[in-house]
Order: sequence, then C1' cells, then structure tokens
RNA sequence: GGGCCGGUAGCUCAUUUGGUAGAGCGUUGCAUUCGCAUUGCAAAGGUAAGGAGUUCGAGUCUCCUUCGGUCCA
Repeated sequence: GGGCCGGUAGCUCAUUUGGUAGAGCGUUGCAUUCGCAUUGCAAAGGUAAGGAGUUCGAGUCUCCUUCGGUCCA
C1' cells in the first nucleotide's frame, strides 16, 4: 500500500427483505429478610465510531474519514 471482517446501553451481544433500537449481566428504587444473599416488580441508561449522499423514511443501501482484527505484498 491492497483485500476481507468488525465498531449498537457500563460489559457481552441481538436488531430475517430499509419503517422512529432490544436481551442477558451490571446500576438504582421498592417488596421479601433481624441483616446479607437469592427471588419478584419497576426505573434509569445508546440517535447505532465520525461525516456526506440516496429515499417519504437509514443501525440497515452508497461514498469518504477513523479505530481494531485478519490475510497478501
């Protein structure tokens, strides 16, 4: 320098052909307990690495940039 894969909640990951994003763990509150743990219920938390384009509408399609992994030189 070139090819491929990936970047979505604090962490690990979903999101089947484009229709205003969810799960598990974690966190907080309540209930349960003498207390802790467990368990149950509820809540907070991301505009999807950054930007541009296409579209009525983009996490999803196209382009550029950037970061990580991998292969080739």